[in-house]
Context: one part of a larger RNA
Molecule: large-subunit ribosomal RNA, domain II
Organism: Chloroflexota bacterium
């Protein structure tokens, strides 16, 4: 892993509730028991205890079509003013049992365990060899004696060194190993709190423990077994044939509540009201939000005017001030918690219209109560595929066509067939279905095909506002001067470090000077003017389309690719055309509806609700079967499907129609169980 089997809403109950169906209703039924019959689980008497219903209110006394509360003949609450009712069988739910299966981690209660290990009692064992030399004792030598010093004998240590033994430091292999702890090197201890053999003892709310929570028979913060026990599991997985018809919810309130549960909300199916529903238009309300505004309240500038308050003078009154600043005067502004103003849209009613459509009441059965993203309106967040509110659309439960691919966008809502036809987003050079379509613009960056603030003789269009044949812009020849080297400053300032004035002459025309330059001067050069040339030339705006700005991590790779340049890009305008499960043509099923003609509708998870197929096993009433049942395996055939039905081989003995009845009834998932390969 695959293949086979087995595998999960059952069953009981003098429990409660709906639907369907029978029986009875001068109310219903009998439990247990008895008694009788059968081949029997069984059937037929019998058995009125008992239950339910026939009357209700009140906590009860207790009264009654009433009654309770009250003081009440007051009022007010639950009744009654006729009403079905109850037993059974299915069904659909509820409730008490293990209740849909499979799963804990644990707890409790009885055994079982110290052949592992953990300490202990009792008794044996066992430590090559080498090394150091402590007490203590003898000699000697020195003393009065001693101490002390030498020499020897001596053989003490939780001494050293170093096998066995014990244990296990580094390091390598080994890691489905050789081994569920091992191997080789390396190093610890080895007379000592030492290692060890064998009998024994301590038991789990316990024992042991030189405390590591260590160990107690390869997983110990409380051993193992078996048993309460099928513990609980608001958790997780799993839950088996078909087909038709409707179809949610991820919200509110409340919860030791937030992944659950209650009750409303929204789905179903029944019965019942019968136009009350929705949209659309006219009318008729209620409102204070967008917007707009500053009179209210508040924020906030600038001036003016002017209390007060600071600063100067004066110091007695006071006088002044380019400082603050109420109040009031203008102007220009701001607000969710401002309004002297106000929409649209939505909400109430109310007529008329449209509309095969729904609305409102009971009742039975759910699920949902994790949402998600897009547009708009808000709150919080510098943002976020962010987070909380609303409103609407989709996903969620939605196929199909577009977006390259892509739950959420953009078109559209898929009952089936159909080698028919129109669209729709969205395309139409090729890849790949339709134009290399028309008329007229723009773009040169592959701009289209990612990006801002800013920048800049790109270029098309518009505007405006100078100069210009009395000759303009550009270029080219020429001047571009005097007073003066202006005055100050300065070692020096002579257009040209600074700093102030910034005039007069001579002129066609020329700044007390626009750059470069010099220590300062010189020098070049502008402005300005001539001339020469012969027609446009400048300055400021605007709109269209491009430029730069422009760095990222697996090369191209930011048009889905090729590959596009009067486009295959951009803008304007037209015409064709393709294009989808959309609409339409034809034929067919199924639901609604309707006397029929027809008309309508058929996507769908959770979920309600109808019809149905098969398997086992009984009952009836018939059929098949060794001229070959079941059952295995190929084939054809048929049914919307689950199924079914017929041939061929295999197989060797039962099988089944119809009509019921009953349930151990239908398998892909459970890290399911078990068995094969």
């Nucleotide at each position: 892993a695959c293949c086979g089997a087995c595998g999960a809403g059952u069953u009981g109950c003098u429990u409660c509730u709906g639907u369907g169906u029978g029986g009875c209703u001068u109310g219903g039924u009998u439990a247990a028991g008895u008694g009788g019959c059968u081949g029997g689980a069984g059937c037929c008497a019998u058995g009125g205890a008992g239950c339910c219903g026939u009357a209700g209110c009140g906590a009860a006394a207790g009264c009654g079509a009433g009654u309770c509360c009250g003081a009440a003949u007051a009022g007010g609450g639950c009744g009654a003013u006729u009403u079905u009712g109850u037993c059974g069988c299915a069904c659909g739910g509820a409730g008490c049992a293990g209740a849909c299966g499979c799963g804990a981690a644990a707890c409790c209660g009885g055994g079982u365990g110290a052949g592992c290990u953990a300490a202990c009692c009792a008794u044996g064992g066992c430590c090559a060899g080498g090394a150091u030399g402590a007490a203590a004792c003898c000699c000697a030598a020195c003393u009065a004696a001693a101490c002390u010093u030498g020499g020897g004998u001596g053989g003490a240590g939780g001494u050293c060194c170093g096998a066995a033994c014990u244990a296990g430091u580094g390091a390598g292999c080994g890691u489905g190993g050789c081994a569920a702890a091992g191997c080789u090197c390396u190093g610890a201890g080895a007379u000592g709190a030492g290692c060890u053999g064998u009998g024994g003892u301590u038991a789990g709310g316990g024992g042991u423990a030189a405390u590591a929570u260590g160990c107690c028979a390869a997983a110990c913060g409380a051993a193992c077994u078996c048993g309460g026990a099928g513990a609980u599991a608001g958790c997780u997985c799993g839950u088996a044939c078909u087909c038709c018809c409707c179809g949610a919810a991820a919200u509110g309130c409340a919860u030791c509540u937030a992944g659950g549960u209650g009750c409303a909300g929204c789905c179903u199916c029944g019965g019942g009201g019968g136009a009350u529903g929705a949209c659309u238009u006219g009318c008729g309300g209620a409102g204070g939000u967008a917007g707009g505004g500053c009179u209210c309240u508040g924020g906030a500038u600038g001036g003016g005017c002017u209390a007060g308050g600071g600063g100067c003078c004066a110091u007695a009154a006071g006088g002044u001030u380019a400082c603050c600043a109420a109040a009031c005067c203008c102007a220009a502004c701001u607000a969710a918690a401002c309004c002297a103003c106000a929409a649209a849209u939505g909400c109430c009613g109310u007529a008329a219209g449209u509309u095969g459509c729904a609305c409102c009441c009971c009742g039975g059965g759910a699920g949902u109560g994790g949402g998600u993203c897009a547009g708009u309106g808000g709150g919080g967040g510098a943002a976020a595929g962010c987070u909380u509110c609303a409103c609407u659309g989709g996903c969620g439960a939605g196929a199909g066509g577009g977006g390259a691919a892509c739950a959420a966008c953009c078109c559209a809502g898929a009952a089936c067939a159909c080698c028919a036809g129109c669209u729709a987003a969205g395309g139409u050079c090729c890849c790949a279905a339709a134009g290399u379509g028309c008329a007229g613009u723009c773009u040169a960056a592959g701009u289209g095909g990612g990006a801002a603030a800013g920048g800049a003789a790109g270029u098309g269009g518009u505007g405006u506002c100078g100069c210009u044949c009395a000759g303009a812009c550009a270029g080219c020849c020429a001047g571009g001067a005097g007073g003066u080297u202006g005055g100050c400053u300065c070692a020096g300032a002579a257009g040209c470090a600074g700093c102030c004035a910034u005039c007069c002459u001579u002129u066609a025309a020329a700044g007390a000077g626009u750059g470069c330059g010099u220590a300062a001067c010189a020098g070049c050069u502008c402005a300005c003017u001539g001339g020469u040339c012969g027609a446009g030339u400048g300055g400021c705006g605007c709109c269209g389309c491009g430029c730069c700005g422009a760095u990222a991590a697996u090369a191209c790779a930011a048009c889905g690719g090729g590959g596009c340049u009067c486009a295959a890009g951009u803008c304007u305008g037209c015409c064709a055309c393709c294009g989808a499960a959309g609409c339409u043509g034809u034929g067919u099923u199924u639901u609604g509806c309707g006397u029929a003609a027809g008309c309508a509708a058929a996507g769908g998870u959770a979920g309600g609700g109808g019809a149905g197929c098969g398997u086992u096993g009984c009952c009836g009433c018939g059929g098949c079967g060794g001229u070959g049942a079941a059952g295995g395996u190929c084939c054809g055939g048929u049914g919307u499907g689950a199924g079914c039905c017929g041939g061929g081989c295999u197989g060797g003995a039962g099988c089944u129609u119809c009509g019921g009845c009953a349930a151990g009834u239908g398998a892909g998932a459970a890290u399911g169980u078990c068995g094969g390969u």